The RNA shown here (Glycine riboswitch aptamer) has 117 nucleotides and comes from Dietzia timorensis. RNAcentral holds the sequence, with entries from Ribocentre.
RNA sequence: GCAUGCGUCUCUGGAGAGUGGCGGCCCCGGUCGCCCGCCAACGGGGAAAGCCGCGCAAGGCCGGUGAAUCUCUCAGGCGCCGGUGCGUUCCGCACCGGUAGGGACAGAGGGAGAGGG
Numbered sequence: 001g002c003a004u005g006c007g008u009c010u011c012u013g014g015a016g017a018g019u020g021g022c023g024g025c026c027c028c029g030g031u032c033g034c035c036c037g038c039c040a041a042c043g044g045g046g047a048a049a050g051c052c053g054c055g056c057a058a059g060g061c062c063g064g065u066g067a068a069u070c071u072c073u074c075a076g077g078c079g080c081c082g083g084u085g086c087g088u089u090c091c092g093c094a095c096c097g098g099u100a101g102g103g104a105c106a107g108a109g110g111g112a113g114a115g116g117g
Base pairs, nucleotide, nucleotide: 009109010108011107012106013105018036020035021034022033023032024031025030037078038077039076043074044072045071046070050065051064052063053062055061079099080098081097082096083095084094085093086092087091
């Protein structure tokens, strides 16, 4: 520099984890702070082989590069309503459904500017 693909756009799907403790405020519904426990799918950090090196005391050494659904939890999140079963029955345990938020990723569409910034 060229080509191709993908993203950006639209529709749809889309998980996990606290019925926690203490305290303040309050219109008693909530809200704020601290502590403990937990999740991994916005974002962010890490890095194996391989490859590279006018590196060297030549040792799978040192340095660089190097991805994830791996890993770390900095950031973020762990909400609400209802039902079923069991138990030591105004409570506890387990499970199920709905719904809010968020959302990696996926399916369909679109096709170089629609659109987003």
NCBI's taxonomy places the organism under Bacteria, Bacillati, Actinomycetota, Actinomycetes, Dietzia. Its Rfam family is "Glycine riboswitch aptamer". Rfam describes the family as follows. This family represents the bacterial glycine riboswitch.